[in-house]
This is a predicted structure of a 103-nucleotide RNA (SAM riboswitch aptamer (S box leader)) from Sporolactobacillus putidus.

RNA sequence: CUCUUAUCAAGAGAGACGGAGGGAAUUGGCCCGAUGAAGUCCGGCAACCACUUUUCAUAAAGUAAAGGUGCCAAGUCCAACAGGUUUUCCUGAAAGAUAAGGA
Numbered sequence: 001c002u003c004u005u006a007u008c009a010a011g012a013g014a015g016a017c018g019g020a021g022g023g024a025a026u027u028g029g030c031c032c033g034a035u036g037a038a039g040u041c042c043g044g045c046a047a048c049c050a051c052u053u054u055u056c057a058u059a060a061a062g063u064a065a066a067g068g069u070g071c072c073a074a075g076u077c078c079a080a081c082a083g084g085u086u087u088u089c090c091u092g093a094a095a096g097a098u099a100a101g102g103a
Base pairs, nucleotide, nucleotide: 002102003101004100005099006098007097008096013042015041016040017039021032022031023030026080027079028078029077043072044071045070048068049067050063051062052061053060076095081092082091083090084089
């Protein structure tokens, strides 16, 4: 960098340092931010891998103690494409994110 599969409506600090930006990318919105953004540390959430029980195996149930990730404003902040409705809203796709596995 790419392929496959699964998931993406829940959850997570009024801590320390830090200092102006941030919400993936493009466009358009809409938001968050000096009552302090990003980032780092600590803390936490979750349970994909993991671990435990059980099973021939899968499935299922459970645990976060140890380990690998991930995550901690708003549905993946919303829309861009298609369909149904057409005041609006809904569904799907695409794209993206994360995990596991593969080339």

The prediction has a mean pLDDT of 82. Lineage of the source: Bacteria > Bacillota > Bacilli > Caryophanales > Sporolactobacillus.